[in-house]
A computed fold for a 369-nucleotide RNA from Pseudomarimonas sp., annotated as Bacterial RNase P class A. Rfam family: Bacterial RNase P class A. It is annotated as a ribozyme. Of the family's consensus pairs, 92% are formed in the model. Its mean pLDDT, the model's own confidence on a scale to 100, is 76. The gene name in the source record is rnpB. The sequence is in RNAcentral, with records from ENA.
RNA sequence: GGAGUCGGCCAGACAGUCGCGGCAUUCGCGUUCACGCAAGUGGGCAAGGGUGGCGAGGAAAGUCCGGGCUCCUCAGGGCACGGUGCCAGGUAACGCCUGGGCGGCGCGAGCCGACGGAAAGUGCAACAGAAAGAUACCGCCGAACGGCAUCGCAAGGUGUGCGUGGCAAGGGUGAAAUGGUGCGGUAAGAGCGCACCGCGAGUCCGGUAACGGACCGGCACGGCAAACCCCACCGGGAGCAAGACCAAAUAGGGAGACGUUGCCGCGGCCCGCGGUGUCUCCGGGUAGGUUGCUUGAGCCCUGCGGCGACGCAGGGCCUAGAGGAAUGACUGUCCUAGACAGAACCCGGCUUAUCGGCCGGCUCCGCCA
Numbered sequence: 001g002g003a004g005u006c007g008g009c010c011a012g013a014c015a016g017u018c019g020c021g022g023c024a025u026u027c028g029c030g031u032u033c034a035c036g037c038a039a040g041u042g043g044g045c046a047a048g049g050g051u052g053g054c055g056a057g058g059a060a061a062g063u064c065c066g067g068g069c070u071c072c073u074c075a076g077g078g079c080a081c082g083g084u085g086c087c088a089g090g091u092a093a094c095g096c097c098u099g100g101g102c103g104g105c106g107c108g109a110g111c112c113g114a115c116g117g118a119a120a121g122u123g124c125a126a127c128a129g130a131a132a133g134a135u136a137c138c139g140c141c142g143a144a145c146g147g148c149a150u151c152g153c154a155a156g157g158u159g160u161g162c163g164u165g166g167c168a169a170g171g172g173u174g175a176a177a178u179g180g181u182g183c184g185g186u187a188a189g190a191g192c193g194c195a196c197c198g199c200g201a202g203u204c205c206g207g208u209a210a211c212g213g214a215c216c217g218g219c220a221c222g223g224c225a226a227a228c229c230c231c232a233c234c235g236g237g238a239g240c241a242a243g244a245c246c247a248a249a250u251a252g253g254g255a256g257a258c259g260u261u262g263c264c265g266c267g268g269c270c271c272g273c274g275g276u277g278u279c280u281c282c283g284g285g286u287a288g289g290u291u292g293c294u295u296g297a298g299c300c301c302u303g304c305g306g307c308g309a310c311g312c313a314g315g316g317c318c319u320a321g322a323g324g325a326a327u328g329a330c331u332g333u334c335c336u337a338g339a340c341a342g343a344a345c346c347c348g349g350c351u352u353a354u355c356g357g358c359c360g361g362c363u364c365c366g367c368c369a
Base pairs, nucleotide, nucleotide: 001365002364003363004362005361006360007359008358009357010356012334013333014332015331016330017329018328020055021054023052024051025050026049027048030045031044032043033042034041035040057340061351062350064349065348066347067346068345069239070238071237072236081235082234083233084232085231086100087099088098089097090096101115102113103112104111105110116230117229121228122227123224124223137171138170139167140166141165145163146162147160148159149158150157151156179197180196181195182194183193184192198219199217200216202215203214204213205212206211243291244290245289246288253282254281255280256279257278258277262276263275264274265273266272298317299316300315301314302313303312304311305310335338
């Protein structure tokens, strides 16, 4: 100098003029309450205005996980159903994060991985193929038995791979064919023997563990669990339109009082009861209003513990809170010419979108000293 990899950060800047939403403070049209004979005094609410300060994000997004909070449900245990799935740790919790193991990719820094169990059982494997679990199509081998041929009077001999038989090296099918390569061995073959690789419910050692190493064992029947299943762990439901409080008008409900005792019902009469009237009180719900609402698993700095995620201690800070929903518009200057995108109960993650730039760690290549 070039190429790359990992982590952190910024998200046009500055000035001016208007504007919007909360908050604080102040002026205050007005309204209401208390006191007062009154004049008035004091308090609450408050149209509108002044001043000050604050006012979107790294993803506010998708709503995919996990929690807080709220209401409902709930003895305890089991089954079912769903989720997660190498090991250890972190955390409020997680499907997240950190460290480690194993496998794959990369020269490397580094990146990626649903990565428990196939010797519990059930099942699946299209097409092809003899066979996808115990199989032989082509093939290789051979004369023990049978058959056939032949020689011999006979016993028997010789030949022949037709039947029975041995094999799985080679060919062929397939995504996959019963450990692989080589040497020996054999009738031909075969872990039959040996070396190396692979494998293992073996032993020892290291490690908390996943796992690794050494030795041992010829190998004890392949694949699929994002097939059922087994094992371990986790899991009630609904969501801020959750929920709580205040509370009209109108129409129901309940209680009491009043009232001549009227009318209606209990198929007639009396008593009684119920309904119907007026007033007062109570209670639930609706409109409407208030709250929940932003001080929180919060942010920043320093120190300590830890490889790290993170934890502990001390100090400092307050940083949107609306409810048709604010955070904007215009002008000027500058440059590297400005991407994706807008809070709605809150928080931790993941994923997705994103112009450009800055800082740091590390790797590879080239050059110079």